[in-house]
Transfer RNA from a Gammaproteobacteria bacterium, 72 nucleotides, folded computationally. The RNAcentral record of the sequence draws on ENA.
RNA sequence: GCCGCUUUAGCUUAGUGGUAGAGCAGUUGCUUCGUAAGCAAAAGGCCUUGGGUUCAAUCCCCAAAUGCGGCU
Numbered sequence: 001g002c003c004g005c006u007u008u009a010g011c012u013u014a015g016u017g018g019u020a021g022a023g024c025a026g027u028u029g030c031u032u033c034g035u036a037a038g039c040a041a042a043a044g045g046c047c048u049u050g051g052g053u054u055c056a057a058u059c060c061c062c063a064a065a066u067g068c069g070g071c072u
Base pairs, nucleotide, nucleotide: 001071002070003069004068005067007065010024011023012022013021018055027041028040029039030038048064049063050062051061052060
């Protein structure tokens, strides 16, 4: 220099055009003499950024950034 892949909640991740779910962690409550464990509930996401297509984009297209890998 060229090519490919990755980016979604604090962490690990699901989601093939119609305003995004889960597990763990954290919070609150119940239970206990108390703690852990267990049970229940609520909370937590401008989906890496900027454009484009579309009535509508996490999703499709282009560019950039981040990380990983390959080739020379």
Taxonomically the source falls in Gammaproteobacteria (Bacteria, Pseudomonadati, Pseudomonadota). Its mean pLDDT, the model's own confidence on a scale to 100, is 82. Its Rfam family is "tRNA". The family's RNA type in Rfam is transfer RNA.